[in-house]
RNA sequence: GGGCGCCACUCUGGAGAGCGCUGCCGCAAGGCAGCCACCGAAGGGGCACGGGCCGCGCGCCCAAUCUCUCAGGUACCCAGGACAGAGUGGGAAAC
Numbered sequence: 001g002g003g004c005g006c007c008a009c010u011c012u013g014g015a016g017a018g019c020g021c022u023g024c025c026g027c028a029a030g031g032c033a034g035c036c037a038c039c040g041a042a043g044g045g046g047c048a049c050g051g052g053c054c055g056c057g058c059g060c061c062c063a064a065u066c067u068c069u070c071a072g073g074u075a076c077c078c079a080g081g082a083c084a085g086a087g088u089g090g091g092a093a094a095c
Stems, first nucleotide, its partner, number of pairs: 003095001006090008018036001020035006037074003043070001044068003050062004054057001
């Protein structure tokens, strides 16, 4: 000096599950609430090997697309959406 990991933004792609029942509001489209049944890929909770810490114990720390479904979501559309690709900007240390 450059690149990557990292952060933010933009564009693109992006799955799953109920046209459920009841009540209220509404001209309607729909909205809200309750109940039952479901989904996992916003977020959140939990855990292993292994490694580490210590006061050496059924101790503590540590992962996910696993798991739990708190939250959220469940015709189409809209919105959301982990993750992926491209782009823009930033970027200490370490490599």